[in-house]
RNA sequence: AAAAGGCAAACCAUUCGAAAGAAUGGGGCGCAAAACCACGGGUCCCGCUGAUGCGGGACGGCUGGGUUACCGAA
Numbered sequence: 001a002a003a004a005g006g007c008a009a010a011c012c013a014u015u016c017g018a019a020a021g022a023a024u025g026g027g028g029c030g031c032a033a034a035a036c037c038a039c040g041g042g043u044c045c046c047g048c049u050g051a052u053g054c055g056g057g058a059c060g061g062c063u064g065g066g067u068u069a070c071c072g073a074a
Base pairs, nucleotide, nucleotide: 006031007030011026012025013024014023015022016021029061035067036066037065039064040063041062042059043058044057045056046055047054048053
């Protein structure tokens, strides 16, 4: 590169949640790890503090990292 496939953004409907957001169905922006994992950074939500900050929650399709994985021209 090709082949077989996979996942599923925004948006819509329903449900859960205080919220961020999540789940299911539709949908398809894109993704070679857009598979899994909140350990580090970051962003978002909530509470506290005069402030600095602290605590709880979320995001893996923000990023670093860890583990696993299809094909096989080079």
This is a predicted structure of a 74-nucleotide RNA (c-di-GMP-I riboswitch aptamer) from a marine sediment metagenome. The sequence is in RNAcentral, with records from MGnify. Its mean pLDDT, the model's own confidence on a scale to 100, is 86.